[in-house]
Annotation: A computed fold for a 64-nucleotide RNA from an Actinomycetes bacterium, annotated as Fluoride riboswitch aptamer (crcB RNA motif). The sequence was found by an Rfam model in a public genome assembly. The prediction has a mean pLDDT of 81. Taxonomically the source falls in Actinomycetes (Bacteria, Bacillati, Actinomycetota).
RNA sequence: CUUGCUCAAGGCGAUGAGGCCCGCCUGAACCGCCGCUUCGGCAGCUGAUGGCUUCUACGGAAGG
Numbered sequence: 001c002u003u004g005c006u007c008a009a010g011g012c013g014a015u016g017a018g019g020c021c022c023g024c025c026u027g028a029a030c031c032g033c034c035g036c037u038u039c040g041g042c043a044g045c046u047g048a049u050g051g052c053u054u055c056u057a058c059g060g061a062a063g064g
Stems, first nucleotide, its partner, number of pairs: 009026005016055006032045002035042002
């Protein structure tokens, strides 16, 4: 100096926050899906969750 393993701590799971649970990562984990394309782009779809729940924001319907 490089590589591997382990520990601690930390980080992450397609748009925010709290609680609980699950999983992943150690410079990675992570950065949604579909169709077309001259590969430059174009045109669409679902969802504030990784899962449960609550709140907030947004959207739809009905009533006052």